[in-house]
RNA sequence: AUAGACCUUCAGGGCAGGGUGAGGCUGGCGACGGCCAAUUCCCGAUCGGUGGUAAUGCAGUAACGUCUGUUGAGCCCACGAGCCGCCGGUUGUCUCAUCGUUAUGUAGAUAACCGAGUGCAGGAACGGGUGCGAAUCCCGUGCCGACGGUACAGUCCGGAUAGAAGAAGGUUUGG
Repeated sequence: AUAGACCUUCAGGGCAGGGUGAGGCUGGCGACGGCCAAUUCCCGAUCGGUGGUAAUGCAGUAACGUCUGUUGAGCCCACGAGCCGCCGGUUGUCUCAUCGUUAUGUAGAUAACCGAGUGCAGGAACGGGUGCGAAUCCCGUGCCGACGGUACAGUCCGGAUAGAAGAAGGUUUGG
């Protein structure tokens, strides 16, 4: 340095301010008021998981480099997560079959839960600049973001003290 096995730790950020008032509370005989009220609506604000790619910037150096360190894409490629479908498993219920009954079952249906399984299921970018060269740099404008709850949610609460792409470190074995 490399291949296998195993262990440990780590592994997501975000509504400042203003408006409206569904709704609620409340004063009054009444007419008519008062107060509270959306991180969800409107204006506006704000956030960006992992690996890859990559012409960046910064630092080191007297300086330069194909050197060293650090940094470098939400919307390019791939992946994770959540939702959905399929498949498998567990448990319960119903049906059916066997049996005199409890019950049993290579049978069927259904519900919940579980699975590191599986799926052509599942978001979003343009213009300009520089340059030999830009989907990644610089400038501008734009766009995207599971499910349940609730006044309609990327940002609140919840499943989640969960899971995970992967990152770092360690133990051990082999050639």